[in-house]
RNA sequence: UGGGUCGGCUGGACGGUCGCGUGGCGGGGUUACCCGCACCGAGGAACGUCCGGGCUCCACAGGGCAGGGCGGUGGGUAACACCCACCCGGAGCGAUCCGCGAGACAGUGCCACAGAGAGCAGACCGCCGAGGCUGCAAGGCCGAAGGCAAGGGUGAAAGGGUGGUGUAAGAGACCACCGGGGCCGUGGUGACACGGCUCGCACGGUAAACCUCGCCCGGAGCAAGGUCAGACAGGGGAUGCCGACGCGGCCCGCCGAGUCCCCGGGUAGACCGCUGGAGCGGCGCGGCAACGCGUCGCCGAGAGAGAUGACCGUCCACGAAGCAUCCGCUUCCGGACAGAACCCGGCGUACAGGCCGGCCCAUUCG
RNA sequence: GGGGCUGUAGCUUAGUGGUAAAGCCUUAGUCUUCCAAACUAAUGAUGCGGGUUCGAUUCCCGUCAGCCCCUCCA
Numbered sequence: 001u002g003g004g005u006c007g008g009c010u011g012g013a014c015g016g017u018c019g020c021g022u023g024g025c026g027g028g029g030u031u032a033c034c035c036g037c038a039c040c041g042a043g044g045a046a047c048g049u050c051c052g053g054g055c056u057c058c059a060c061a062g063g064g065c066a067g068g069g070c071g072g073u074g075g076g077u078a079a080c081a082c083c084c085a086c087c088c089g090g091a092g093c094g095a096u097c098c099g100c101g102a103g104a105c106a107g108u109g110c111c112a113c114a115g116a117g118a119g120c121a122g123a124c125c126g127c128c129g130a131g132g133c134u135g136c137a138a139g140g141c142c143g144a145a146g147g148c149a150a151g152g153g154u155g156a157a158a159g160g161g162u163g164g165u166g167u168a169a170g171a172g173a174c175c176a177c178c179g180g181g182g183c184c185g186u187g188g189u190g191a192c193a194c195g196g197c198u199c200g201c202a203c204g205g206u207a208a209a210c211c212u213c214g215c216c217c218g219g220a221g222c223a224a225g226g227u228c229a230g231a232c233a234g235g236g237g238a239u240g241c242c243g244a245c246g247c248g249g250c251c252c253g254c255c256g257a258g259u260c261c262c263c264g265g266g267u268a269g270a271c272c273g274c275u276g277g278a279g280c281g282g283c284g285c286g287g288c289a290a291c292g293c294g295u296c297g298c299c300g301a302g303a304g305a306g307a308u309g310a311c312c313g314u315c316c317a318c319g320a321a322g323c324a325u326c327c328g329c330u331u332c333c334g335g336a337c338a339g340a341a342c343c344c345g346g347c348g349u350a351c352a353g354g355c356c357g358g359c360c361c362a363u364u365c366g
Numbered sequence: 367g368g369g370g371c372u373g374u375a376g377c378u379u380a381g382u383g384g385u386a387a388a389g390c391c392u393u394a395g396u397c398u399u400c401c402a403a404a405c406u407a408a409u410g411a412u413g414c415g416g417g418u419u420c421g422a423u424u425c426c427c428g429u430c431a432g433c434c435c436c437u438c439c440a
Stems, first nucleotide, its partner, number of pairs: 001362010012315007020041002024037005043337001047348002050346005055221004062251002065248001067217005072086005087101001088099004102212002107210002109206003124152002126148003131142004160178006179201001180199008225272004234263006243255001245253002265439002279298008316335001319332005367436007376390004384420001392408005413429005
C1' cells in the first nucleotide's frame, strides 16, 4: 500500500419563528376553563411479539398424568432457548467463522426410483476353473462341478481405508500404517486429551420419525387487577352427596355459598396500578471473560388506545455535474430504518452513512 | 396494546416425507347454419429465505401478508 476478518461507538449540530403533551409556578374566572413563565419530552432497534422474568388475578396449598421446552463441559444470571470460557467436529494459508453438539447393540418404524442385492444382504457384468478348440510358439476362444468378491455398473448410502504378502483367482486369510471397539494408566473440576496393552473389526443412515435418558415448566395476561361515581331491566338454562371453580383431564382441596353459559339492558366517567428501577454514569477491587462487590454522583416520557412537529438561516456528512497538475473550489440535490403505552433481561429482523481500534494474509522499502 | 389462526393454479378445496390432485374459470379444437350444452386437449400453483434429510407442500427456524377475538356495570 492492497485485500480480509473481528469488536466497539454514533444515527446530524447550532440559532430563530410558529406549534403539540404531562406535571409545576404565577395571574384571571363561581365552575368548566383561559393566559403567561421556565423545565422536561422516543430508539438502537421503541419493531417482530420469538424466548425468559418481575407484577396482578385465578380462595390457599399439594401430588402425579397428559402436553410443551431444553440437550458437549464448566461458569454467569432473577431467569432464559441468552452470555462467557473451554472441549469436540467442519470450512479457511491465516486472523476467524459455522454447529437444534445427549442416545441408532432398549425397542418399533422408514430408506422412494435405480440396482443382482438396502440390512445379520447379494452375484448383473466380471475373476479363477478340469477340460476342449485353435496356433510352430507367445497367446486367443469356449467352459462342467465348484470357488471368489479384487475390478466394473446402480445408488445418497453396498458389511473399514491405503499398500504389501499370499493365492488357481481372491479375501483381515496374514503383515505395516491409518481409522474403530474394549481395558488400564497419567493430566484436567469436567467435556476430553495423551500414552500403553489388546481385539482382525463382531453389523449403515435417520431421533428438526415414534421413542429412551437427564433437567425445567400451573394458567391467564395491565383491555391483568383494585377503589369511587353514574345509568338500566331483567329473563332463561346447567349444577345439590353431586358437582361449579382451580387451562386439558385425574387424585385432591375448598364451598353449599354461589359459579358458569345464553339472550336482553345500561355505561363509554374519574382515580390507583404507572414508572426510582434486576436503573444510568464515574472510580476502585475480584475474575481470562460473561459478571459480581464496594463507593460517589444523577433522575432521563408517561398519556383518553392518538403529544415530541413544521419552516427559515449557517455548518456537517452523502450523491451528481463543472473547474483545477495536486491540496481543493463552485453549483444543485438532499438526511437510513423506524415511533414508547405495565416494566425489565435477551434473541431475531430492518438500516443512508460516519468514526475508532485489535488481528491476519500478500507485496514494497529499511 | 395483548392473544389466536391461516397462506397450494385466476377462484374453491385435496394432499401427514418419495412424479403436487380435482372441480369451476381461460384458451384452442370437434360438433352446429349460429349459439349453448357435450367431448378432447392445453396453459397455470406449494407466500419468501434458510436448515434437517438421499429427498420437504409436509419437519424446524426466521420473515412477509391476510383474517379473527378482547372493556366495565347489572
Molecule: RNase P RNA; transfer RNA
Organism: Microbacterium sp.